[in-house]
RNA sequence: GGGGCUUUCGGCUAGCUUGGUCUAGGCUUGUAGCCUCGGGCGCUACAGACCCCGGUUCAAAUCCGGGAAGCCUCA
Numbered sequence: 001g002g003g004g005c006u007u008u009c010g011g012c013u014a015g016c017u018u019g020g021u022c023u024a025g026g027c028u029u030g031u032a033g034c035c036u037c038g039g040g041c042g043c044u045a046c047a048g049a050c051c052c053c054g055g056u057u058c059a060a061a062u063c064c065g066g067g068a069a070g071c072c073u074c075a
Stems, first nucleotide, its partner, number of pairs: 001074007010028004020058001029047006051067005
């Protein structure tokens, strides 16, 4: 230098070639409450994310272009 893959709450992960019921879901975590003599378990509520910029569209996590980071591979 060529090609390919990946990037989503503090951590893990689904959704991505079906664009729309999504207020981005689930587990975990944290906080508060309920329960208990107390703790644990359990239950409820809340907090928290689409790597960045631009484009297409009525509508983009999803499609397109450019960039960033990481990994694999060829030379």
This is a predicted structure of a 75-nucleotide RNA (transfer RNA) from Candidatus Bathycorpusculum termitum. The coordinates come from a structure-prediction model, not an experiment, and the mean pLDDT is 80. It matches the Rfam family "tRNA". Rfam classes the family as a transfer RNA. It was read from a public genome assembly. The organism belongs to Candidatus Bathycorpusculum, within Archaea.